Overview: A computed fold for a 72-nucleotide RNA from a bacterium, annotated as transfer RNA. Model confidence (mean pLDDT): 82 of 100.
[in-house]
RNA sequence: GCCGGCGUAGUUCAGUGGUAGAACGCUUUCUUGGUAAGAAAGAGGUCAAGAGUCCGAUUCUCUUCGCCGGCU
Repeated sequence: GCCGGCGUAGUUCAGUGGUAGAACGCUUUCUUGGUAAGAAAGAGGUCAAGAGUCCGAUUCUCUUCGCCGGCU
C1' cells in the first nucleotide's frame, strides 16, 4: 500500500428496515440474628463519527476513525 471482518448498557454478546434486548455487574426493597445465596423492582444506550437512500436506518450505500486478521 491492497483486501476482509468487527465497533450496540460498566463487561460479554444478540438484534440486520418499523423509535434496542439477554446474561453478568450496579442501585433499592424483601427474606436472614448477620453474611452469602434467593425473590421483586429500578437505573444505565445520542447503536464509533459524519453524509446519503427511504415515509421510517442499529440494520442498506459512501467517507472518516479505532481494533483484529490476511496479502505484498
The sequence was found in a public genome assembly.